[in-house]
This is a predicted structure of a 60-nucleotide RNA (Fluoride riboswitch aptamer (crcB RNA motif)) from Deinococcus sp.
RNA sequence: AGAGCGUAAGGCGAUGGAGCUCGCCUAAACCGCCGACAGGCUGAUAGCUCCUACCCCUAG
Numbered sequence: 001a002g003a004g005c006g007u008a009a010g011g012c013g014a015u016g017g018a019g020c021u022c023g024c025c026u027a028a029a030c031c032g033c034c035g036a037c038a039g040g041c042u043g044a045u046a047g048c049u050c051c052u053a054c055c056c057c058u059a060g
Stems, first nucleotide, its partner, number of pairs: 010025004016051006032041003
């Protein structure tokens, strides 16, 4: 240096926050899709609910 095992605590699930549920990771889990390029498209959730931001429509 590398490999394996164990302990403690945690971390992650394409753009913010919280609760619940599920799954994954142990230095990984994770880092969307289309397109040769240029460029283009959806979404604030892994799922459900709420808040915030953004977008569309209608009414006042």